This is a predicted structure of a 76-nucleotide RNA (transfer RNA) from an Armatimonadaceae bacterium. Taxonomically the source falls in Armatimonadaceae (Bacteria, Bacillati, Armatimonadota, Armatimonadia). The sequence was found in a public genome assembly. Its mean pLDDT, the model's own confidence on a scale to 100, is 82. It matches the Rfam family "tRNA". Rfam classes the family as a transfer RNA.

[in-house]
RNA sequence: GGGAGUGUAGUUCAGCUGGUAGAACGUCCGCCUCCAAAGUGGAAAGUCGUGGGUUCGAGUCCUGCCACUCCCGCCA
Numbered sequence: 001g002g003g004a005g006u007g008u009a010g011u012u013c014a015g016c017u018g019g020u021a022g023a024a025c026g027u028c029c030g031c032c033u034c035c036a037a038a039g040u041g042g043a044a045a046g047u048c049g050u051g052g053g054u055u056c057g058a059g060u061c062c063u064g065c066c067a068c069u070c071c072c073g074c075c076a
Stems, first nucleotide, its partner, number of pairs: 001072007010025004019056001027043005049065005
């Protein structure tokens, strides 16, 4: 330099055919308990990497860039 993949909650990951952003774990607050753990009810937590485009509508389609991973090539 060329190509491919990944980027969504604190973490690990879903998200179908473009149509209200979710789960588990963790965190916090209750219930339970002598206390705690376990169990159980609930809550908070998101610029969907970033800029632009298409569309009535974009996490999803197109595109520039950034970060990370892998493959190929070049120099030494």